[in-house]
RNA sequence: AGUAAGCAUCAGGAUCAUGCCAUGAGCGUGAGGCAACCGAGCAUUAACCGCCACGGUGCCCUGGGAUGUGCCCCGAUCAUACCGGGGAAAAAAAGGUUAAAAC
Numbered sequence: 001a002g003u004a005a006g007c008a009u010c011a012g013g014a015u016c017a018u019g020c021c022a023u024g025a026g027c028g029u030g031a032g033g034c035a036a037c038c039g040a041g042c043a044u045u046a047a048c049c050g051c052c053a054c055g056g057u058g059c060c061c062u063g064g065g066a067u068g069u070g071c072c073c074c075g076a077u078c079a080u081a082c083c084g085g086g087g088a089a090a091a092a093a094a095g096g097u098u099a100a101a102a103c
Base pairs, nucleotide, nucleotide: 006069007068008067009066010065015031016030017029018028019027020026032060033059034058037056038055039054041051042050044100045099046098047097048096049095071087072086073085074084075083
């Protein structure tokens, strides 16, 4: 990177400029936006729900089904996964209930 399975969702939302060409409902580039799936954060910890909008996806100039299930680096390994170690998530923004601990 891809494939398969499981789980969740499929309501709505969001754009301008520009390049290429084989003119295809095509392929890019820049800036911006929507959204809240995973991660960070919102109290010492945990669970649930909520919030915020920084990291990773996705989506917004539609074309027949989709999206997510965090990211990066190192080691080990033929390689991948597992395993071990480490890193970023700025500033601003953003909490309730229950339980535990401490005082």
The RNA shown here (SAM-I/IV (S-adenosyl methionine) riboswitch aptamer) has 103 nucleotides and comes from a Cyclobacteriaceae bacterium. Its Rfam family is "SAM-I/IV (S-adenosyl methionine) riboswitch aptamer". The family has 417 seed sequences and 567 matches in Rfam 15.1. Its family is annotated with S-adenosylmethionine metabolic process and regulation of gene expression in the Gene Ontology. For this family Rfam cites "The aptamer core of SAM-IV riboswitches mimics the ligand-binding site of SAM-I riboswitches" (Weinberg et al., RNA, 2008). The coordinates come from a structure-prediction model, not an experiment, and the mean pLDDT is 76. Lineage of the source: Bacteria > Pseudomonadati > Bacteroidota > Cytophagia > Cyclobacteriaceae.